RNA sequence: UUCUCGAAAAGGCGAACCUCGAGUAACCGGGGGGCGCAAAGCCACGGGACCCGCGCGGGCGGGUCGGCCGGGCUGCCGAA
Numbered sequence: 001u002u003c004u005c006g007a008a009a010a011g012g013c014g015a016a017c018c019u020c021g022a023g024u025a026a027c028c029g030g031g032g033g034g035c036g037c038a039a040a041g042c043c044a045c046g047g048g049a050c051c052c053g054c055g056c057g058g059g060c061g062g063g064u065c066g067g068c069c070g071g072g073c074u075g076c077c078g079a080a
Stems, first nucleotide, its partner, number of pairs: 005078002012037002017032005035067001041073003045070003048065007
């Protein structure tokens, strides 16, 4: 120094819930809050879940979730 790894410290993110706003909805944004997180940083690429529309149906189309699992890219600190 790199990879694996995750003790400590600093800093970071911010579940449920409450509240205001947007959306038919999944759900999203601001504020409060703090369950947790070493990628809970970024990318809808594969799978999955969910919503809406269409269809008798197999299904098709459009969306949502990155804090469901993979994959890609990047990255703070440094005990064992």
A computed fold for an 80-nucleotide RNA from a Bacillota bacterium, annotated as c-di-GMP-I riboswitch aptamer. Rfam family: c-di-GMP-I riboswitch aptamer. Rfam links the family to the GO term cyclic-di-GMP binding.